[in-house]
């Protein structure tokens, strides 16, 4: 870098340093000197590893379910903040617009693979 599988409406700070940006991209809409990014501490979660329990003819291996949270990641405004492409319902309507639904795409994270 490419591809596969799974997940993405829950959860997480009145802390320290820092000092102007941030929410991937587009268009919106937001967050931010009552302090952005980043770093540290803290926390959340349970994808992987590890340990424990139950069930499966079942010490172990394997599968399924549950628990713990030391380790590897991840995450800690707003649904992945909304949106983009296709289809579709209702309403207003000259063009067009508003409110929704379904699927795809894009993106993020984990674990294998090339």
């Nucleotide at each position: 870098u490419c591809g596969u599988u799974a997940u993405c409406g829950a959860g997480a700070g009145u802390g320290g340093u820092g000092g102007a940006g941030g929410g991937a991209c587009u268009g919106g809409c937001c967050c931010g000197a009552u302090g952005a990014a980043a770093c540290c501490c803290g926390g959340c979660a349970a994808c992987c590893c590890g340990c424990c329990c139950g069930c499966g003819a079942a010490c172990g291996c394997c599968g399924c379910g549950g628990g713990c949270a030391a380790g590897g990641u991840g995450c800690c405004a707003a649904a992945u903040c909304c949106u983009g492409c296709a289809g579709u319902g209702c309403c207003c309507u000259u063009g067009g617009g508003g409110c929704g639904c379904u699927g795809a795409g894009a993106g993020a994270u984990a674990a294998g693979g090339a």

Predicted 3D model of a 114-nucleotide RNA (SAM riboswitch aptamer (S box leader)) from Melghirimyces profundicolus. Rfam family: SAM riboswitch aptamer (S box leader). Its family is annotated with regulation of gene expression in the Gene Ontology. From the family's description: The SAM riboswitch is found upstream of a number of genes which code for proteins involved in methionine or cysteine biosynthesis in Gram-positive bacteria. Model confidence (mean pLDDT): 82 of 100. Lineage of the source: Bacteria > Bacillati > Bacilli > Caryophanales > Melghirimyces. It was read from a public genome assembly, where an Rfam model found it.